[in-house]
The RNA shown here (transfer RNA) has 75 nucleotides and comes from a bacterium. The RNAcentral record of the sequence draws on ENA. Rfam family: tRNA. The family's RNA type in Rfam is transfer RNA. Its mean pLDDT, the model's own confidence on a scale to 100, is 81.
RNA sequence: GCCUCCAUAGCUCAGGGGUAGAGCACUUCUUUGGUAAAGAAGAGGUCUCGAGUUCGAAUCUCGAUGGAGGCUCCA
Numbered sequence: 001g002c003c004u005c006c007a008u009a010g011c012u013c014a015g016g017g018g019u020a021g022a023g024c025a026c027u028u029c030u031u032u033g034g035u036a037a038a039g040a041a042g043a044g045g046u047c048u049c050g051a052g053u054u055c056g057a058a059u060c061u062c063g064a065u066g067g068a069g070g071c072u073c074c075a
Base pairs, nucleotide, nucleotide: 001071002070003069004068005067006066007065010024011023012022013021018055026042027041028040029039030038048064049063050062051061052060
């Protein structure tokens, strides 16, 4: 320098055009003399950034940034 893949909740990850989900973690409640466990409820993300396409974009296209892997050349 070139190619491929990845970026979504605090963490690990789903979701692949129609207003964003799970598990764990967190908060509250129930239960207990108290804690843990168990059960119930809840909060938490303008989906890395910018542009484009579209009635509509986390999703498709282009670019940027960051991460992972591979290839080639020079020294």